[in-house]
RNA sequence: GCCUCUAUAGCUCAAUGGUAGAGCGCUUGACUUGUAAUCAAGCGACGAGGGUUCAAUUCCCUCUAGAGGCU
Repeated sequence: GCCUCUAUAGCUCAAUGGUAGAGCGCUUGACUUGUAAUCAAGCGACGAGGGUUCAAUUCCCUCUAGAGGCU
């Protein structure tokens, strides 16, 4: 220098153009003499900027960060 992949909640991961979900974690409540476990509820996220579209996490471009490969 070139190519490919990845970026979603505190962590690990889904979501093939139409309401952003799960597990763990956190908070509150119930249960318990108390703790743990269990049950219920809640908080919390689409890397940044543009484009296409009625509508973008999803498609296209650029950038940023990370991983891998070639030279």
This is a predicted structure of a 71-nucleotide RNA (transfer RNA) from a Candidatus Parvarchaeota archaeon. Its Rfam family is "tRNA". It is annotated as a transfer RNA.